[in-house]
RNA sequence: GACAACGUAAUUUAAUGGAUAGAAUAUCAGAUUCCGAUUCUGAAAGUGAGAGUUCGAUUCUCUCCGUUGUUA
Numbered sequence: 001g002a003c004a005a006c007g008u009a010a011u012u013u014a015a016u017g018g019a020u021a022g023a024a025u026a027u028c029a030g031a032u033u034c035c036g037a038u039u040c041u042g043a044a045a046g047u048g049a050g051a052g053u054u055c056g057a058u059u060c061u062c063u064c065c066g067u068u069g070u071u072a
Stems, first nucleotide, its partner, number of pairs: 001071007010025004018055001027043005048064005
């Protein structure tokens, strides 16, 4: 340089173009406890960026960015 794959919460991940994007771990608050740990309840945290198609996009198309791999 060429080609391919991937990008969703702090982390790991689910979601056939259609109900408010769903879980687990972690974090925070509360309950429990003499104090912690454990356990229970709750909260916050989201689709890499930008366009396009569509009534409707995490999903399909294009460009860019990033990561990984193959190859010369």
This is a predicted structure of a 72-nucleotide RNA (transfer RNA) from Faecalibacter rhinopitheci. The coordinates come from a structure-prediction model, not an experiment, and the mean pLDDT is 81. Its Rfam family is "tRNA". Gene Ontology term of the family: triplet codon-amino acid adaptor activity. Rfam classes the family as a transfer RNA. The sequence is in RNAcentral, with records from ENA and Rfam. The organism belongs to Faecalibacter, within Bacteria.